The RNA shown here (c-di-GMP-I riboswitch aptamer) has 92 nucleotides and comes from Bacillus oleivorans. It matches the Rfam family "c-di-GMP-I riboswitch aptamer". Gene Ontology term of the family: cyclic-di-GMP binding.
[in-house]
RNA sequence: AACGUAAUAGGGCAAACUUACUGAAAGGUAAGGACGCAAAGCCACGGGCCUACUGUCAUCUUCCCAAUGACUAUGGCAGCCGGGUUGCCGAA
Numbered sequence: 001a002a003c004g005u006a007a008u009a010g011g012g013c014a015a016a017c018u019u020a021c022u023g024a025a026a027g028g029u030a031a032g033g034a035c036g037c038a039a040a041g042c043c044a045c046g047g048g049c050c051u052a053c054u055g056u057c058a059u060c061u062u063c064c065c066a067a068u069g070a071c072u073a074u075g076g077c078a079g080c081c082g083g084g085u086u087g088c089c090g091a092a
Base pairs, nucleotide, nucleotide: 012037013036017032018031019030020029021028022027035079041085042084043083045082046081047080048077049076050075055071056070057069058068059067
């Protein structure tokens, strides 16, 4: 110097919920708030999950519109898992 998980020290993040804003929604941002987290720092690469504005099909209808249902990610979830990457302390 590197690896290393027990402790130690400094600490860090922030679930649910509430309020405001934003979005079609899922969700996101901010303030409050702590369920928890050794990466609960960052990244949508793989799997998985969530939503369905738009689009397609179907039902209804003479037809259209509207309504309803199904499918659909280009939208999202990193606190679902894997992967990549960065990082604090530092016994045996």